The part of an RNA shown here (large-subunit ribosomal RNA, half B) has 1195 nucleotides and comes from Candidatus Iainarchaeum sp.
Context: one part of a larger RNA
RNA sequence: UAUAGUUAAGGGAAUUCGGCAAAAUAGCCCCGUAUCUUUGGUAUAAGGGGUGCCUGCAGUUGUGUAAACUGUAGGUGACACUAACAAGGGGAGUCCGACUGUUUAUCAAAAACGUAGGUCCCUGCGAGUCUGAAAAGAUUAGUAUAGGGGCCGACUUCUGCUCACUGCCAGUACGUGAAAACCCUUUUCAAGGGGUCUAAGCGCUGGUAAAGAGCGGGCCUAACUCUGAGGCUCUUAAGGUAGCGUAAUACCUUGUCGGUUUAAUGCCGACUUGCAUUAAUGGAGUAACGAGAUUCCCACUGUCCCUAACUAUAACUCGACGAACCCACUGCGUGGUGAAUAUGCCACGGCGUCCCAAUGGGAGGUGAAGUCCCCACGGAACUUUACCACAAUCUGUUGCUGUUUUAGAAUUUUUGAUGUGCAGCGUAGUUAGUAGUCUUCGAAGCAGUUUCGUCAGGAACUGUGGAGACGUCAAUGGGACACUAACCUUUAGAAAUUCUAAGACUCACCCCGAAAGGGGGACACCUGCAGAGUUGGUGGUUUGGCUGGGGCGGUACUCCCCUGAAAAGGUAUCAGGGGAACCCAAAGGUCUGCUCAGGGGUGUUAGGAACAUCCUGUCGAGUGUAAGGGCAAAAGCAGGCUUGACUGUGUUCUGCAAAACAAGGAAUGCAGAUUCGAAAGAAGGGCUUAAUGAUCGUCAGUACUGCUUUGGUGGCAGUCUGGUCUGAUAGUGAAGCUACCCUGGGGGUAACUGGGUUGUCGCGGGCAAGAGUACAUAUCGACCCCGCGGUUUGCUACCUCGUUGUCGGCUCAUGGCAUCCUGGCUGUGCAUAAGCAGCCAAGGGUGGAGGGGUUAACUCAUUAAAGCCGUACGUGAGCUGGGUUAAGAACGGUGCGAGCCAGUUUGUUUACUAUCUGUUGGGACUGUUGAUGAUCUGAAGGGAAGAUCUUUCUAGUACGAAAGGAACAAAAGGUCGCGGCCUCUAGUCUACCAGUUGUCCGGGAGGGCAGCGCUGGGUAGCCACGCCGUAAGGAAUAAAAGCUGAAAGCAUCUAAGCUUGAAGUCCCCCCUGAAAAUAGAUCGUCACUCUGUCUUCGGACAGACUAAUGCGCCAGUAGAAGACUGGGUUGAUAGGCUGGAAGUGUAAGUAUCGAGCUUCGGCGAGAUAUUCAGCUGACCAGUACUAAUAGCAUA
Repeated sequence: UAUAGUUAAGGGAAUUCGGCAAAAUAGCCCCGUAUCUUUGGUAUAAGGGGUGCCUGCAGUUGUGUAAACUGUAGGUGACACUAACAAGGGGAGUCCGACUGUUUAUCAAAAACGUAGGUCCCUGCGAGUCUGAAAAGAUUAGUAUAGGGGCCGACUUCUGCUCACUGCCAGUACGUGAAAACCCUUUUCAAGGGGUCUAAGCGCUGGUAAAGAGCGGGCCUAACUCUGAGGCUCUUAAGGUAGCGUAAUACCUUGUCGGUUUAAUGCCGACUUGCAUUAAUGGAGUAACGAGAUUCCCACUGUCCCUAACUAUAACUCGACGAACCCACUGCGUGGUGAAUAUGCCACGGCGUCCCAAUGGGAGGUGAAGUCCCCACGGAACUUUACCACAAUCUGUUGCUGUUUUAGAAUUUUUGAUGUGCAGCGUAGUUAGUAGUCUUCGAAGCAGUUUCGUCAGGAACUGUGGAGACGUCAAUGGGACACUAACCUUUAGAAAUUCUAAGACUCACCCCGAAAGGGGGACACCUGCAGAGUUGGUGGUUUGGCUGGGGCGGUACUCCCCUGAAAAGGUAUCAGGGGAACCCAAAGGUCUGCUCAGGGGUGUUAGGAACAUCCUGUCGAGUGUAAGGGCAAAAGCAGGCUUGACUGUGUUCUGCAAAACAAGGAAUGCAGAUUCGAAAGAAGGGCUUAAUGAUCGUCAGUACUGCUUUGGUGGCAGUCUGGUCUGAUAGUGAAGCUACCCUGGGGGUAACUGGGUUGUCGCGGGCAAGAGUACAUAUCGACCCCGCGGUUUGCUACCUCGUUGUCGGCUCAUGGCAUCCUGGCUGUGCAUAAGCAGCCAAGGGUGGAGGGGUUAACUCAUUAAAGCCGUACGUGAGCUGGGUUAAGAACGGUGCGAGCCAGUUUGUUUACUAUCUGUUGGGACUGUUGAUGAUCUGAAGGGAAGAUCUUUCUAGUACGAAAGGAACAAAAGGUCGCGGCCUCUAGUCUACCAGUUGUCCGGGAGGGCAGCGCUGGGUAGCCACGCCGUAAGGAAUAAAAGCUGAAAGCAUCUAAGCUUGAAGUCCCCCCUGAAAAUAGAUCGUCACUCUGUCUUCGGACAGACUAAUGCGCCAGUAGAAGACUGGGUUGAUAGGCUGGAAGUGUAAGUAUCGAGCUUCGGCGAGAUAUUCAGCUGACCAGUACUAAUAGCAUA
C1' cells in the first nucleotide's frame, strides 16, 4: 500500500450521475392499522407493548406423579432476555408493463417476449396450414364450442373520419389478352405472315381499414383590450373526433404558473400555441405485482466534513523449488532544432559506482496489421415497385379419355322452294339439249288453309269439278319460255361428321369399405405445351466518376469564346465572365445596285409623329444565336436568276503543342456534271471560330460481287452510301441498407491533441467627432488606422489509422500575468465614508451548497476575495464512467422496405507482476595522496512558514450644514496553512477485566468454538475532534514622492550627484549540505616498525606489535532489508520474579438469608458477608534467577 473485515466523538447524505457501499430493521405473542380497491386485497401497512431465569398453582394432550404445551401468581439478576447464529428498513408521488413466468450460456433481465382475454382472415374434411422430389407424413385416429394464420394484450371505459393509392374479395355488357383449333395468304408443300374465336389476368364496376395506410391552408370578424362562437375562400379520399398532452413523444426549452428547497436544467400538479399526441401499429384510466426507470420524506449510518486505530491475508525479510514476458546498441534535465511534442542532434547545466523499497511523470510504455473515417471495378447478411432467372401457384389446352341426350353452329350429301330494271299477256337466275310435255293414278275453273312476296302475284295441300293445259309459232327483248340436265343467289327440311354449352350414364381413373357394396366420374390426379398471369418464396448479380475527407449540392464528365496565361507555343483549380447539343429552301449560290447608327435643317396640316425631303456622318449600325477576331462601291441592305447545301478521288492542318491515337472539323488540288455572270471569274452551304457519336444489330438507297437453282423469278451473304444509339458524350445491361457485420489497405483522407495561419476571438495602442450643466481626455468614447496574444471558432491536411484511449468529475499539481483579494502608489466630477479609472507588484489566498452527466451559465448563504489562462482542451500502465459512441428495447419523425435521425429514453466487461528513465525515500563501496574516531565551516539547494480577517482602543475624534464617519500606533481573538506532541478531551485498543446466549468437555470450578460469538468498560502505543509553537528586524529596489541641478541664463526628481519608497527581491530564521574533483577546516589515537626465510635485489612469505572497525550475542528511543541507537558480567539490555501505578469492578470456596415446595432428608433463581476483592498486555521501580558465552573477520 492492496484485498477482506472491526470500531469510531460531534454533525448526519453536506459525498456522489445516483444513499453506490455500509448501517439500521428483523423471530414469536398481544394491541392497532390509513388511502385506494377488481371487495380478493393493500397488510407483517404504519405505529405501539411484551419476551430471561427461579418457585408454585390450574388446564389441555397423555396409561402416567414421565414428558410437552397453554394460562396465571409470586420471586429474582443484568447496560442489554428472539442477549450468539439465524432473522423484512419503512412511507409518499410519477412513468412503463396488468399479474406468476421467459430472454441475449460468456458485458443488456428490461418498458423487450409470453400470457389469460379481444378481434380479423382461411377452412365442411379427399378441408385449411405445414414438411417432402414423390410415395407419404404432422395437425388428427381431431371436425367450426374444431384446426391454422395475423394483430392487439388482464380488467374498466371507449375504439372517430377516409376505399383516392397499395392490397384482398366479388362482379363484369364491353376493351385487351397466349398456345391450341379454324380461316385466308405465301404459284404447290412447308417454314413464315395476317385474321377469327378465346382462359386466367389486367382495364372496368363495386365492396373491404381490429387490411397496408392516411387524417389541410389563407383572410376577416363581438361596444376597452384579448380571444374568435361566426363568415369568405383555396383544396382533399378524408381533413385528427373522444381522450391525453412540454410526455420514454416538445426543436425552440431550464416553456409559463403553483407546490416541494435557503437555493431545483429535478419531481409533482395545472395550462397547453401538440417542431412531430391520438384511438387493437390500440387511446385514456387502473387495485395488485416488479432484482424495471424516476422524485421526495422518516429511520440509519465513515458516503462525506476528516480522517484515525485495530485484525487477517498478501506485500517486505529468510529458506526451498522456480516460470512467463523480454533483449538493435543504449538509457539525465532545460531550452532550441528537426516529418512541425528528442534518453540519442545543438547549447547550457547536471552526472563517482552499485544495490533495496516505493511511485506510476516519460519511454507519443505493453497488449491487438484501428471496430470511427475513406478506399477496393473486395466479401457477406438483409430489403425492395433494382436487373436476370427459378420453384410454387392460377388459367387454357394435349394425352390418360369412354357411352349418350338436348340446344346451337359449321361442313358435306340429299329433298324441295326461290329468282320481277324497261319492254313484253307476265315475277325471263345462267348454260346446254330438245319439239314436244303433263293429264281419268283426275286438266282448266271454283272454294278453303298454309307459306313466300318486289303486293303484282307465285308455290304446296284439301275439297269440288269432270277434260283439258302448256310449248313450238308470233310479239317484246341483250337474252324466250313446255320438258330434261348441270350450275348460281336466297331459303326450308332431313341425314352424316365435327365443334361449343348444358345434362344423363358407367367402364377407365379416384375415394370409402374385410367383402358385398357405396360415393365421385370422364371431371379430378398425373403429364406435355402455353400465358402481355401472379410471384424477394429462392438463386445469381449490379448498385459510375470528379470532389480542399466522404455524403448532400454541383457537373468543372463532350464541345465553343474571353480573362487567368507571366508579349513564341503550351499551361492547372468545385478560378472569374459567358455560350452550344440549334436554326434557315433562304437567313444558301451568283450577278447588279445601294449605305448604316447618330446629329442638324425644312415641311402640307388644327396639331404631332413612327412620315417625306435636304445636309452631315470611317463605321459609333448591322452580321440568325455567346464572345473574340473581322467586314463600307462589303462579309451589311435590297432586286434578278438559280441549287455548288454537287458526284468521285488525293494532299495538308486540326482534333491530340513539342510522342502515338478514332469519330468529327477546316483548308487546298485533280476529274466529272452544273448555276450565275458580257467576261474575268465565283460557287463542294451560312463572315469566322461551337451545333457532335464507334462496333454489333436493324432499316433504306443505288448499282455491283459471290453462293444456291436445269433456267428464270426469288432467296442468302457481301461491297459502297445514308438513317436509327450510346450527354458517365473513344460508347458495359444494373436499386437500396448494414449499429449484426467481415477482409485487405490508407495518415495518399476525415473525427482528438500537436504544427502552420489568425478571418473570427481576446487584449492593447494612435487620432479625437461626441457624451459628461460649462469642459474631448475624472469617466465613457463613434468612424478610420496600427499592433500583440495564440485560451474561441474556422481554414489547412504537415506527424500519427501494424492504434498518441475521447467529455466532465475526483486526486495531485506546476507555470504565465492581461491582478479577483491582500501590499505600495497616482488621478478624480477625491470633504469623510464608499467608489471609479490607472501604475507597480504573482509572496500567499481564491472557499461551501441547489438543480443539471455536464464544462459553461443561473441561483442561495457566506467571504478580504470567491481572478483569467497554459500545461497532449495537465493528469484513465492514478480512480470514476454520469455523458458521448456498439450489440437489446421503446417513443416521435422519416423511408414501400431493410433501415435511418449532432432527436429523445432505458440498459450495457475500463487489461497490464514496472525493463530503462524520472521522482520519493533507504543502504553498500570507491575517490578525496597512511589509517581511524569525533567536532565544524558552508559553495550550493529547499521552505510560505506563515497568510489573512474581525473586534477593542484611537474615537463618535479628524472631516462634514447635517446625515454620517476614518486613519497611524497599540491590544485581544478568530479562519486557513505549517511543524511538533499526547498532560487533558475524543477515537481505537482481536483474549486486559467483567456480563451474557447457544453448544461441548457428566455436574461445580475452569475452559474451547461461534472469522473478538455478542454486550459493557478500557492502560500503554498510535492518533484528531485535542494541546503547544508559528514575532520582529536589516539591505537594495519597483511604481511613486522628493532634494540639489544643468543641457535650455528660466523651469525641471536626472543628464552627473543625493534622500525616501511594497505582502514583492536579498539577508535574518528553519532543513539538507565535503562527491563543493578548487573533493575544505580543527582536535584525539595509532602507524610510517621489528624478527626470520627466500630473492630474478624490484620484492615475496611467515611471525611479532597495534589505533580501531565489523560479524557473531541481548535488545529497542530505531527499523521493510540494510542502516541507526543502547547493552554486553567492571552488566539492570531483554526475559522471569517481587512491589507499585493503572484497568476492571467485588473471584473461588465457605457461612447466613431467599419466593415457595417438601417424602422434613432436602430442592431453590438469587442476595449478603468474607471483599475496593480476584484477575491483569505493553507502564514505573527493585532484584542477576535466565540470556548477553566462547569466538571470527578486516587492517
The prediction has a mean pLDDT of 82. It matches the Rfam family "Archaeal large subunit ribosomal RNA". Rfam links the family to the GO terms ribosome and structural constituent of ribosome. RNAcentral holds the full RNA, with entries from ENA.